[in-house]
Molecule: transfer RNA
Organism: Patescibacteria group bacterium
RNA sequence: GGGCGGGUAGCCGAAUUGGUAUAGGCGCAGCGCUUAGAACGCUGUUCCCGAAAGGGAGUGUGGGUUCAAAUCCCACCCCGCCCA
Numbered sequence: 001g002g003g004c005g006g007g008u009a010g011c012c013g014a015a016u017u018g019g020u021a022u023a024g025g026c027g028c029a030g031c032g033c034u035u036a037g038a039a040c041g042c043u044g045u046u047c048c049c050g051a052a053a054g055g056g057a058g059u060g061u062g063g064g065u066u067c068a069a070a071u072c073c074c075a076c077c078c079c080g081c082c083c084a
Stems, first nucleotide, its partner, number of pairs: 001083007010026003019067001027045006046057004060076005
């Protein structure tokens, strides 16, 4: 230099066809259980504004297409594998 795969929550990781972003696990917080703890069970857990209702932002970065983009297109950044 060329080809392919990947980047989504604090971490891992789904979202298969463009149509409610964050299912599930880990972790964390609270509660239950226990003499106490571990284990286990239940609830909650992206961020911002708001008293609440609700609103807004957000899928590596910046653009584009579209009524609508994590998803399609372009450029770039980063990681991995292969070729040279």